[in-house]
Molecule: Guanidine-I riboswitch aptamer
Organism: Actinomycetes bacterium
RNA sequence: GACGUCAGUACCUAGGGUUCCGUGCAAAGAAGCAGUCAGGUCCGAGAGGUACAAAUCAUCUGGAAGUACUAGGUGGUUACACGGAGGGAUAAAAGCCCGGGAGAU
Repeated sequence: GACGUCAGUACCUAGGGUUCCGUGCAAAGAAGCAGUCAGGUCCGAGAGGUACAAAUCAUCUGGAAGUACUAGGUGGUUACACGGAGGGAUAAAAGCCCGGGAGAU
């Protein structure tokens, strides 16, 4: 100096809006209006939580002609993380996606 990995999944929460339900208003009727309507369905974190998975190191057990290889058990490790504007999807919006981006240190 260059390249790669570390950054997985589920559930929940912070948060989000308004397709559906509900609520309120309106009404001869209405398939109407309202999310600056508490809520339910719904979306939902790289830098939030929990669990599982996976990777890696050590060790043990079995299979195998066999050091290779392979299937499991047990223990350890899995760090750090300030961040626009703008755009995108969905009904619509957001700590969602672009994005561990641009930028900053």